[in-house]
RNA sequence: AUUUACCUUCGGGGCAGGGUGAAAUUCCCGAUCGGUGGUAAAGCCCACGAGCCUCUUUGGGCAGUGACAGUUUCCUUUUUGGGAAACAGGCGCCGCAUAAAGCAAGCAUGACCCGGUGAAACUCCGGGGCCGACAGUGAUAGUCUGGAUAGAAGAAGGUUCCU
Numbered sequence: 001a002u003u004u005a006c007c008u009u010c011g012g013g014g015c016a017g018g019g020u021g022a023a024a025u026u027c028c029c030g031a032u033c034g035g036u037g038g039u040a041a042a043g044c045c046c047a048c049g050a051g052c053c054u055c056u057u058u059g060g061g062c063a064g065u066g067a068c069a070g071u072u073u074c075c076u077u078u079u080u081g082g083g084a085a086a087c088a089g090g091c092g093c094c095g096c097a098u099a100a101a102g103c104a105a106g107c108a109u110g111a112c113c114c115g116g117u118g119a120a121a122c123u124c125c126g127g128g129g130c131c132g133a134c135a136g137u138g139a140u141a142g143u144c145u146g147g148a149u150a151g152a153a154g155a156a157g158g159u160u161c162c163u
Stems, first nucleotide, its partner, number of pairs: 001163001005159006017029003031143002033132002035048004043130002053106002055102005061096002064093003068089001070087007112128005134146003
C1' cells in the first nucleotide's frame, strides 16, 4: 500500500423582545436553527438517514370455510350397512382488526433565484426569497413537552487476517 473480520468512542440545532387574549415560546410583529455522503465549501443540486404508511415475519383474538374422527337426535332398510341435521373439538385454508419485531422490500415525504469572482460554484462573496415528521397542549408549534438515557445515515481511532 492492499485487504478480511471485529471492537471502542462519537454521531441535531433553535423564539430574545413585544402585541392580542381568560388562556398562545403554538396566532400576529419580530427573533432564531440547519443531520450524513458526494460535488468548488450546499437546509432548498444528486443521494442517504430519521418520522408516518404499506409490506414481511411471529403471537394471541374474532369471523367464515374445508376435510377428518366424535357425541346426540332423526330417516332409511343392501341392517356388524347407508343417509341427514344439530352440537362441541383440534387441524388446514382464507379474511378482519390488533400487538411485537424487522440488518429484507415498496410508496410517499419540504424548499432558490439574481448579480459578482473563477477553469470550475443553484455550494464561495453580495442581495433578495423559500422550507421544515408524528403525537400532545389552557390556543393552531421547525424552535415547548413526549416516544428518545432510543435509533440511524455515517465519522474517527484501535486490534486483526490475506497479499